[in-house]
RNA sequence: GACAAAGGCAAACCCGUCGAAAAACGGGGACGCAAAGCCGCGAGGCCUCGAUACGCGCGAGUGCGUGUCAAGCCUGUCGGGCUACCGAA
Numbered sequence: 001g002a003c004a005a006a007g008g009c010a011a012a013c014c015c016g017u018c019g020a021a022a023a024a025c026g027g028g029g030a031c032g033c034a035a036a037g038c039c040g041c042g043a044g045g046c047c048u049c050g051a052u053a054c055g056c057g058c059g060a061g062u063g064c065g066u067g068u069c070a071a072g073c074c075u076g077u078c079g080g081g082c083u084a085c086c087g088a089a
Stems, first nucleotide, its partner, number of pairs: 001086001008033002013028005031076001037082003041079003044074003050069008
């Protein structure tokens, strides 16, 4: 970063697997991507099996909501780091 060349990846959606979930993986499929390759450092977002505080309900059982913590996830959310094909302007 080209109306170039050779290629690459693969959104939504569908099917299957797996997980508490967010999600991830495999197959199909292409919205798009010049790093839509890798990492998960900074920010941001998502989920809640777990812990805890408060409030409400309740005959028992124990349910619901809000907040905090921890764990997990996204990175095709942005920034950052590392690596990479081609070689016009």